[in-house]
Model confidence (mean pLDDT): 86 of 100. Predicted 3D model of a 96-nucleotide RNA (c-di-GMP-I riboswitch aptamer) from Paenibacillus sp. Lineage of the source: Bacteria > Bacillota > Caryophanales > Paenibacillaceae > Paenibacillus. The model forms 95% of the base pairs in the Rfam consensus.
RNA sequence: AAACGAUAAUGGCAAAGCUAAUGAAAAUUAGCGACGCAAAGCUAAAGGGGCUAAGGAAUUUGCGAAAUGCAAAGUCUAUGCCAGCCAGUUGCCGAA
Numbered sequence: 001a002a003a004c005g006a007u008a009a010u011g012g013c014a015a016a017g018c019u020a021a022u023g024a025a026a027a028u029u030a031g032c033g034a035c036g037c038a039a040a041g042c043u044a045a046a047g048g049g050g051c052u053a054a055g056g057a058a059u060u061u062g063c064g065a066a067a068u069g070c071a072a073a074g075u076c077u078a079u080g081c082c083a084g085c086c087a088g089u090u091g092c093c094g095a096a
Stems, first nucleotide, its partner, number of pairs: 004094002012037002017032006035084001041089003047086002049082003055077003059073005
């Protein structure tokens, strides 16, 4: 230095759930709480993957004399998210 990771040291983070706030939702933030984590630090302004679908698009059905109208249903769509899915990047400690 690289790789590796212990019932080691010093510290750190905090899943689910609950409460409050924000949001259309996914989710985020704060408090409580610990399932776990050696990167569970950071990056979603561009690698893959996942979640959501407000807005938009077309479709079908209904209403209607008709409309470029109104309503309902499911479908597609990120410009919204997820780093505790992989990834990229920086970094603490040192038994074997």